Small-subunit ribosomal RNA from an uncultured bacterium, 1404 nucleotides, folded computationally.
[in-house]
C1' cells in the first nucleotide's frame, strides 16, 4: 500500500499477502569458472591414523657405520690383505639425566545474569620466563641418582632390591657491585604513603659449553649462569556506568555487615581465623524462578527501534562427570599427576587401560552439515649456535548450486507466413523470423602446444668491508648457485565444429499473465477472501501469454509493511479502556523576586573509541564478487577551560495574586441521637346487619350460617410519612423528604486584618459504600423470593389469582460488590452569547415587599467557533494548553483454572494458558419487517342477494391401476388450464410387423430410363414380388426432372426454462419508479419525491435549497348514450298511388327508424355555500349525458432463477439399422379412493299441456338450406333462393293468456339400464351425439369452513360463434327480464405514503 466484517458507507479492528535476509531444510531441474561458506540436533558414544615436540654445542651409557693407531691370529719373503680384539676420532641412531617449550596455538559454548563481557579509571595495593636496556659478578668444594647391569614379584601395567656413574641435575661454603630493612633529611601527594639522597648491622649468587691463538701458562671471541636496573609486551585486583523475562516471586541475610588482632596471597579484602558490635540489601525490584556466554558486530528499518550474536576478530567459561592440589614466569593444567563417579575395553579374575568440544573417519538421533586428502613452499609458532626438526595452527586441493558474482547455451539474413499442434464465428487466428534454408562468429567446454607470479631468505661458495698487530673465527655487503604442495593449474597460441548446455513455478482478485478439455461439492485446489453441485480463466490436462533463470518453488525463522505496545508516533462518553468514592505515604509536578552556585544545560580542547566491518575515494585481480592503499566514521565514556538564559541546589533572603487563617451574614430532605404525631392497612372486641364475598380477560382456589363482606364504636401492633414536590435543595460518592429538640461536617456569600508557596495530584496504605446476602439478639403491620393450591397452555417448574416463610424494620458485628452511569479521573488556566432556576451580595427605587441592572457560587435548556467515525460535546467541554493517577491493545475460551490474599459461608480481589474463529464491534444508510403509531384506499370487512361445500351426472386433477394409461401446469397466480373439441388421424405412449441417405432439405459423383399409373399374388396394413405401359426441352455438346447406389448430411415432441430470445401469468390499472445540474454529508446517501390541503391518481394547490425532467396518472383511441349534416340499398314507410285473403308487395319518397361517415356536445363552463381572493369540495340550474357519464383497449421501474426447450427460434449436452421414419391394433376415455370446477335438481315465484309476443349479435359454397312430402320423433327426400342490411341457419326463451297438478320421493328430479332407432364418418365393440318406447336412483336447500357481485350490476332466461366429418353441461360473445344493501373504517385480508424499532438483508 492492498485483500477480508455490511445490501451498500464511514470508523475501530484484528488476520492475511506484496520486500529484504538465512550456517538452511525439501521438491523439480542442472553447462562452467571465481570468491566465500558447511554438526545449528546429542557438552551423545567414539574404531584408527596423525595433531608438541626440540637441544649430542648440557650429561653418561648402549647400538651401527667410518677414519686411525695398538695387539693377536691367518695367508704372504714383505708391503699388504682378511678376521678378531682394544683405544682414540667422526657420523648417524636408541632409551635415560638435564634444559626450553608443552599455560601458545587449535576446538566448543556446557556453566554463567556475574565486576562474566562493553566502556571509562584506578593499583601510592601488584607479579612477569623468554626479548630489550644499563651496572656488576660468574672463585672454590661436597655428595647422589636415572640409566646399564644383577636378583625378585607381576598375564599384563608396572613395580622392589642390590651394585656402580656424569652433567648447565643437587647441597654447602667464599665474595656483595646491587637487593631487602629500622632510622634520618628533603621534595612531592590523596589518608594509610611514594620518590630522592644518606646510613650501622643482618640476610642473600652462579655452570659451563663450543671456537680461534699459543709448546703451556694464558689471552680472546660467542652462546650461557648470577645479582640488580630500564622498556616493552602480558597478567592479576578494584571501581563509575551500560545491555534478559518474571511480583501468581516481597521481603533476604549469620561470615551475614563493620571492627580490632592474627595468619594467607604476587597483590587489597571475612579471603581464612578468635575476639567484640547489630548491622547490611530492598518497590530506584532485594531475595526467589526461568532463560542466556558478552562484545566489535549482522540482518532488518526512513529513522527511532526490533531480532540476532555462524563464518571473522577481543574478552570469558569449559575439556567423560564432581573434587583438589603439584610443578611453573605463567595452570589449579584438552593430547599433566592424585581422588571418587558413570561409561568403555584388556584379564592369567589379583588388577589394569581409556577421555576426539584437536583434523579427518565412525555409529547415534536428525529435515539436515564434507575427504580417514597435499604440503611444510609461503606465512606463524616451539626447541636449536646452526644446519634442521616438529607443526591436522596455516597454506592448498577434493566433496556439496549452501550463498554471492561473473559468463554461455548463438548472430545476421530468412514468408509459400510451411508442417505439425492449438483456438475457430470455419472466413481464419495464434506458435511466428520461430523453424527449415544461406551466410557468419568462435566465448564456454573438447583437443593440440607453450606456460607462470607468489622465492624472499637460509645454506655453498668467490669477493669485498669492519673485527685483529696479523690471519682465522665472526658481522655486515654483492655476485653466482640451489628451495614450489598447489601445478603442467591460471594464462597464451592453434585446430575442429552451431556442433555439448534451459529449467522451474506461477496466470480468480490481492499480483504480471487466458482459451480448450475432462471432472460435476466428486476427485482435488487455498497465503487470505474463497473456487468445485455439467458450460470451472480458481481441481486435472493441452494450447498460448506473463516473470524469474542455472535456478526456480515450497517449508521454517527474523525485520518490515503494523503509528497493531505509539518517545519520534495511539487511545480511553457509544468500538476494547476512567478504580464506586473520598482521604492520604512515597514519589512526579509547581507562583513573583534578588543573590550565590554550577549539578543538568549549552560552547570549546585533550585523551579514549583494536583490526576488520560500515560510507567516501584510489588502486589490484580481463569485469564483478573478493581483495588492498588512504580518509571519513564509531552518536557513547573520562579528564581540562568556559558560558548562566532555563531546571535544580542554596539564603534563620523578599513579595502576595496561590493556598489558608480571623469577624459579619446566609440557603439546605448533610450526617448521629433522644423525644412526642396524624392518616391508612391488618388483627382483636362488642353492636347493626344477612347471604354471599373476593378475584379474573373468564374461572376456580380461597372467605362465609361456628354469621364473613359491608358498617358504627374501642383497642393493639409494626411499618412507610400523601399533599407541599419541583430539569428544586445538601453530600465525595453510597445517598438523604412528617415534627421539635440536642450535638455535628461542609459550602456559599461580604468587609477588613494576618501567616507567606504552607499547593496539585496521589503507586502502597486508611476509611467510607445501594441492594442483596451472613452472624447473634430483638420486632414482624402490609409486602413477599422460596414453597402450597386454583387457571392459562401441547407443555407452564412462568406471566394471572388465593395464601405465605426467610427477608424487608432494629441493635453489634460481617460482607465490598451494581447498568456504584454523565457509562464521561483530579487540579488549574483560556476560548462567542441566549433564556431559565437556586442561594447570597451591591446598585437604581420605594414607606416597603416587587419589577429592573451588575457581581459571585451552584443547576437545567439552546446555540457560534473548534472537536468528533458518526451521533453529539460545545465556558458544568467530548474545545484549546500544563501536571499527576487509573486503565486499554482482536472475538470466543473466562473474569473460568491454578496459585496467593481477605472471608463464618455466599464469595470478592489480583489473574492465565492449551484450544478455536476470520471476524466480533461502534456510527450512520437505503430497504425489508413488527401481535409499533398515524393518515388513507380496495366487494377488504360490515349490510345485503345468489351460490359452493351434501346428491346424481360432466369435466379437470391427485392417488391408484396398468403393456401404456404420453407430456407439461402445483398457494393466491395448477386442477372446463395447454387442449377453439383423444373413434381412426391428431399422438409425442404401449405391442406388434416395416424401412436405414432414410417421410423432409441442399450438394456432389456414378449408374438408369422414366416417376405416376393400372393389373395380379401374398400380408391387418405398411410393404414386397411380378407384369403391362411410360418423360420433356435442345444450338445434339448437353440440360431438366425422377429412380438407384455413394459420400457429405438429414431427422428427434430426447436432456436442460436453474444456459437463452420471444410470448405470458403476478403484484397491480397499484401510484408509484426515476434522471440531469444545483446544494448538504467524509461517505453510503439525502434533497427534489418530505411538509399543509386536494384528488380516483406524484391529480392540482400553497409552502421549501432546490429547479427543471423522463417512465407511469389523466387525455389522445375504440364502443355505447343526445342532436345535427351527408348519403339512401338489400335497409325504412308518414303522405300519395296501384295491388293482395295478407305482407313495403309494387310505383313513388328518404320525412322517420336503421345503416355508417363526417360533426356538435361536458369544460366544475354558469350561480350560491364553503376554502386562504388557491387547489379544489358542496348544492343548484341548464342539459340526453355532470363532475373520470357506462364498457373496452392500454400494465411505469422491477418482483417471484414464475410459466413455457411439447407452438417457434436457440446455446449446449446426447440417439444415429435407432430416442429417427412408416403401418396395423390398442392406450390417452382405467376406478377402491380424495380435492376443485360446472350441469341438473330437490319444487308451487313451480311441473305439465295448449295458444301467443317481442331480441341483439353472429354463421352460411366440401356451405346455409326454406317452401313442400314422410316419418311419433332423431331424420330422410328434395331442393327454391343465398357468395348474403335482399336468401338461410332462425323457434328466441324467461314473459303473458287459459287449461291442469295440490305438497307426495309427487305429473318434482331425471341418473342408472333393457329394446328399438336416426346422423356423421372407411369405421361407433373398446369409445359419438341424437330420438322413440320401458326403466324411474340419489336428493325434502346441505357440517366446519368458504365464493362472487355496488347498477343496467347480482340474479334469472335463452340466443349466436369459434373448434368441428360428427361431438358443448366447457369457453367466447350477444341480448331479455331486472333487484337488494353499504351505519361505517373497530376488526380478518391486500396495498399506497409518512414515522418509530431493529442483533433482519436469501430481508420473518
Nucleotide at each position: 500500500g492492498a485483500g477480508u466484517u455490511u445490501g451498500a458507507u464511514c470508523c475501530u479492528g484484528g488476520c492475511u499477502c506484496a520486500g529484504a535476509a538465512c550456517g538452511a531444510a525439501c521438491g523439480c531441474u542442472g553447462g562452467c569458472g571465481g570468491c566465500g561458506u558447511g554438526g545449528a540436533u546429542a557438552a551423545g558414544a567414539c574404531a584408527u591414523g596423525c595433531a608438541a615436540g626440540u637441544c649430542g654445542a648440557a650429561c653418561g651409557a648402549g647400538a651401527a657405520c667410518u677414519u686411525u693407531c695398538g695387539c693377536u691370529g691367518u695367508a704372504g719373503c714383505a708391503a699388504u690383505a682378511c678376521a678378531g680384539u682394544g683405544g682414540a676420532a667422526g657420523u648417524u641412531u636408541u632409551a635415560g639425566u638435564g634444559g626450553c617449550g608443552a599455560a601458545c596455538g587449535g576446538g566448543u559454548g556446557c556453566g554463567u545474569a556475574a565486576c562474566a563481557c562493553g566502556u571509562g579509571g584506578a593499583c601510592a595495593a601488584u607479579c612477569u620466563g623468554c626479548c630489550u636496556u644499563a651496572a656488576a659478578g660468574u672463585g672454590g668444594g661436597g655428595g647422589a641418582u636415572a640409566g646399564c647391569u644383577c636378583g625378585g614379584c607381576g598375564a599384563a601395567a608396572g613395580c622392589c632390591g642390590a651394585a656402580u656413574u656424569a652433567a648447565u641435575a643437587c647441597c654447602g661454603c667464599a665474595u656483595g657491585u646491587g637487593a631487602u630493612c629500622a632510622g634520618c633529611c628533603a621534595a612531592a601527594a590523596c589518608a594509610u604513603u611514594u620518590u630522592g639522597g644518606c646510613g650501622a648491622a643482618a640476610u642473600u649468587a652462579a655452570a659451563g659449553a663450543c671456537g680461534g691463538c699459543g709448546c703451556a701458562a694464558g689471552c680472546u671471541g660467542u652462546c650461557g649462569c648470577u645479582u640488580u636496573u630500564u622498556g616493552a609486551g602480558g597478567a592479576g585486583u578494584c571501581c563509575g556506568c551500560g545491555g534478559c523475562c518474571u511480583a501468581u516471586c516481597a521481603g533476604c541475610u549469620a561470615g551475614u555487615u563493620g571492627g580490632u588482632g592474627a595468619g594467607g596471597u604476587a597483590a587489597c579484602g571475612g579471603c581464612u581465623c578468635a575476639c567484640c558490635a547489630a548491622g547490611g540489601c530492598u518497590u530506584u525490584g532485594a531475595c526467589g524462578g526461568g532463560u542466556a556466554g558478552c562484545u566489535g558486530g549482522u540482518c532488518u528499518g526512513a529513522g527511532a527501534g526490533g531480532a540476532c550474536g555462524a563464518c571473522c576478530a577481543g574478552c570469558c567459561a569449559c575439556a567423560c562427570u564432581g573434587g583438589a592440589a603439584c610443578u611453573g614466569a605463567g595452570a589449579c593444567a584438552c593430547g599433566g599427576u592424585c581422588c571418587a563417579g558413570a561409561c568403555a575395553c584388556c584379564u592369567a579374575c589379583g588388577g589394569g587401560u581409556g577421555g576426539c568440544a584437536g583434523c579427518a573417519g565412525u555409529c547415534g538421533a536428525g529435515a539436515a552439515u564434507u575427504u580417514u586428502u597435499c604440503u611444510c613452499a609461503a606465512u606463524g609458532g616451539g626447541g636449536g649456535a646452526a644446519a634442521c626438526c616438529c607443526u591436522g595452527a596455516a597454506g592448498g586441493a577434493g566433496c556439496g548450486a549452501c550463498g554471492c558474482c561473473g559468463c554461455g547455451u548463438g548472430g545476421a539474413g530468412g514468408a509459400u507466413g510451411a508442417a505439425g499442434g492449438u483456438c475457430u464465428u470455419c472466413g481464419g487466428g495464434u506458435u511466428g523470423u520461430a523453424a527449415a534454408c544461406u551466410c557468419c562468429u568462435g566465448u564456454c567446454a573438447u583437443u593440440u602446444g607453450g606456460g607462470a607470479a607468489c622465492a624472499a631468505g637460509u645454506c655453498g661458495u668467490a669477493c669485498g668491508u669492519a673485527g685483529u698487530a696479523a690471519c682465522u673465527a665472526u658481522a655486515c655487503g654483492u655476485g653466482c648457485g640451489u628451495u614450489g604442495a598447489u601445478a603442467g593449474u591460471a594464462c597464451c597460441a592453434g585446430a575442429a565444429g552451431a556442433g555439448g548446455a534451459a529449467g522451474a513455478g506461477a496466470c480468480g482478485g490481492c499480483u504480471a499473465a487466458c482459451u480448450c478439455u475432462g471432472u460435476g461439492c466428486c476427485a482435488g485446489c487455498a497465503g487470505c477472501c474463497g473456487c468445485g453441485g455439467u458450460a470451472a480463466c480458481a481441481c486435472g490436462u493441452a494450447g498460448g501469454g506473463a516473470c524469474c533463470a542455472a535456478g526456480c518453488g515450497u517449508u521454517g525463522u527474523c525485520c518490515g509493511g503494523a503509528u497493531u505496545u505509539a518517545u519520534u508516533g495511539g487511545g480511553c462518553g457509544u468500538a476494547a479502556a476512567g478504580c464506586g468514592c473520598u482521604c492520604g505515604u512515597a514519589g512526579g509536578c509547581g507562583g513573583u523576586u534578588c543573590g550565590g552556585u554550577a549539578a543538568g544545560u549549552c560552547g570549546g580542547g585533550u585523551g579514549u573509541g583494536a583490526a576488520a566491518c560500515c560510507c567516501c575515494u584510489g588502486g589490484g585481480c580481463u569485469c564483478a564478487a573478493c581483495c588492498c592503499g588512504g580518509g571519513g566514521a564509531c552518536g557513547c565514556c573520562a579528564c581540562c577551560c568556559g558560558a548562566u538564559a532555563c531546571u535544580g541546589c542554596u539564603g534563620u533572603g523578599a513579595c502576595u495574586c496561590g493556598a489558608g487563617u480571623u469577624c459579619g451574614g446566609u440557603a439546605g430532605g448533610g450526617g448521629a441521637g433522644c423525644g412526642g404525631g396524624g392518616a391508612a392497612u391488618u388483627c382483636c372486641c362488642g353492636g347493626u346487619g344477612u347471604a354471599g364475598c373476593g378475584g379474573u380477560g373468564a374461572a376456580a382456589u380461597g372467605c362465609g350460617u361456628a354469621g364473613a363482606u359491608a358498617u358504627c364504636g374501642g383497642g393493639a401492633g409494626g411499618a412507610a410519612c400523601a399533599c407541599c414536590g419541583u430539569u428544586g435543595g445538601c453530600g465525595a460518592a453510597g445517598g438523604c423528604g412528617a415534627c421539635u429538640u440536642u450535638c455535628u461536617g461542609g459550602g456559599c456569600u461580604g468587609c477588613u486584618a494576618c501567616u507567606g508557596a504552607c499547593g496539585c495530584u496521589g503507586a502502597a496504605g486508611c476509611g467510607c459504600g445501594a441492594a442483596a446476602g451472613c452472624c447473634a439478639g430483638g420486632g414482624g403491620a402490609g409486602c413477599g423470593a422460596a414453597c402450597a393450591g386454583g387457571a392459562u397452555u401441547a407443555g407452564a417448574u412462568a406471566c394471572c389469582c388465593u395464601g405465605g416463610u426467610a427477608g424487608u424494620c432494629c441493635u453489634g458485628g460481617c460482607c465490598g460488590u451494581a447498568a456504584a452511569c454523565g457509562u464521561u479521573g483530579g487540579a488549574c488556566a483560556c476560548u462567542a452569547g441566549g433564556u431559565g432556576u437556586u442561594g447570597g451580595a451591591g446598585g437604581c427605587a420605594u414607606c416597603g415587599a416587587c419589577c429592573c441592572c451588575u457581581c459571585c457560587a451552584g443547576u437545567g435548556c439552546c446555540g457560534c467557533a473548534g472537536c468528533c467515525a458518526a451521533c453529539g460535546c460545545a465556558u458544568u467541554a467530548a474545545g484549546u494548553g500544563u501536571c499527576c493517577c487509573g486503565c486499554c491493545u482482536g472475538g470466543g475460551g473466562a473474569g473460568u483454572a491454578c496459585g496467593a490474599c481477605c472471608g463464618c459461608a455466599a464469595g470478592g480481589u489480583u489473574g492465565a494458558a492449551a484450544c478455536u474463529c476470520a471476524a466480533a464491534g461502534g456510527a450512520a444508510u437505503u430497504g425489508a419487517c413488527g401481535g409499533g403509531g398515524g393518515c388513507c384506499c380496495g366487494c377488504a370487512c360490515a349490510a345485503g342477494c345468489g351460490g359452493u361445500g351434501g346428491a346424481g351426472c360432466a369435466u379437470g386433477u391427485g392417488g391408484u391401476u396398468u403393456a401404456a394409461u404420453u407430456c407439461g401446469a402445483c398457494g393466491c397466480a395448477a386442477c372446463g388450464c395447454g387442449a377453439a373439441g383423444a373413434a381412426c388421424c391428431c399422438u409425442a405412449c404401449c405391442g406388434g410387423g416395416g424401412u436405414u441417405u432414410g417421410a423432409c432439405a441442399u450438394g456432389c459423383a456414378c449408374g438408369g430410363g422414366a416417376c405416376a399409373g393400372g393389373u395380379g399374388u401374398g400380408g391387418a396394413a405398411a410393404c414386397a414380388c411380378a407384369c403391362c405401359c411410360u418423360c420433356c426441352c435442345u444450338u445434339c455438346g448437353g440440360g431438366g426432372u425422377c429412380c438407384g447406389u455413394g459420400c457429405a448430411c438429414a431427422g428427434g415432441u430426447g436432456c436442460u426454462g436453474c444456459a437463452u430470445g420471444g410470448c405470458u401469468g403476478u403484484c397491480g390499472u397499484c401510484a408509484g419508479c426515476u434522471c440531469g445540474u444545483g446544494u448538504c454529508g467524509u461517505g453510503a446517501g439525502a434533497u427534489g419525491u418530505u411538509g399543509g390541503g386536494u384528488u380516483a391518481a406524484g391529480u392540482c394547490c400553497c409552502g421549501c435549497a432546490a429547479c427543471g425532467a423522463g417512465c407511469g396518472c389523466a387525455a389522445c383511441c375504440c364502443u355505447u348514450g343526445u342532436c345535427g349534416c351527408u348519403a339512401g340499398u338489400u335497409g325504412c314507410c308518414a303522405g300519395c298511388g296501384a295491388g293482395u285473403a295478407a305482407u313495403g308487395u309494387c310505383g313513388g319518397g328518404c320525412a322517420c327508424u336503421c345503416u355508417a361517415g363526417c360533426g356538435a356536445g361536458a369544460c366544475u363552463g354558469c350561480c350560491g355555500g364553503u376554502g386562504g381572493u388557491a387547489a379544489g369540495c358542496c348544492g343548484g340550474a341548464g342539459g340526453a349525458a355532470g363532475g373520470u357519464g357506462g364498457g373496452g383497449a392500454u400494465g411505469a421501474c422491477g418482483u417471484c432463477a414464475a410459466g413455457u426447450c411439447c407452438u417457434c427460434a436457440u446455446g449446449g449436452c446426447c440417439c444415429u439399422u435407432a430416442c429417427a421414419u412408416c403401418c396395423c391394433g390398442g392406450g390417452c376415455u382405467a376406478c377402491a379412493c380424495a380435492c376443485g370446477u360446472g350441469c341438473u335438481a330437490c319444487a308451487a315465484u313451480g311441473g305439465c299441456c295448449g295458444g301467443u309476443a317481442c331480441a341483439a349479435a353472429g354463421g352460411g359454397u366440401u356451405c346455409c338450406g326454406a317452401u313442400a312430402u314422410c316419418g311419433c320423433g332423431a331424420g330422410a327426400u328434395g331442393g327454391a333462393g343465398g357468395c348474403a342490411a335482399u336468401c338461410c341457419c332462425a323457434a328466441a326463451a324467461a314473459g303473458c293468456c287459459g287449461g291442469u297438478c295440490u305438497c307426495a320421493g309427487u305429473u318434482c328430479g331425471g341418473a342408472u339400464u333393457g329394446c328399438a332407432g336416426u346422423c356423421u364418418g372407411c369405421a361407433a365393440c373398446u369409445c359419438g351425439a341424437c330420438u322413440g318406447c320401458a326403466u324411474g336412483a340419489a336428493g325434502g336447500u346441505g357440517g366446519a369452513a368458504u365464493c362472487g357481485c355496488u347498477a343496467g350490476u347480482a340474479a334469472u332466461c335463452g340466443c349466436a360463434a369459434a373448434u368441428c366429418a360428427g361431438c358443448a353441461g366447457g369457453u367466447u360473445g350477444c341480448g331479455g327480464u331486472g333487484a337488494a344493501u353499504a351505519c361505517g373504517u373497530u376488526c380478518c385480508c391486500g396495498g399506497g405514503c409518512c414515522u418509530u424499532g431493529u442483533a433482519c438483508a436469501c430481508a420473518c
The RNAcentral record of the sequence draws on ENA and SILVA. Rfam family: Bacterial small subunit ribosomal RNA. The coordinates come from a structure-prediction model, not an experiment, and the mean pLDDT is 85.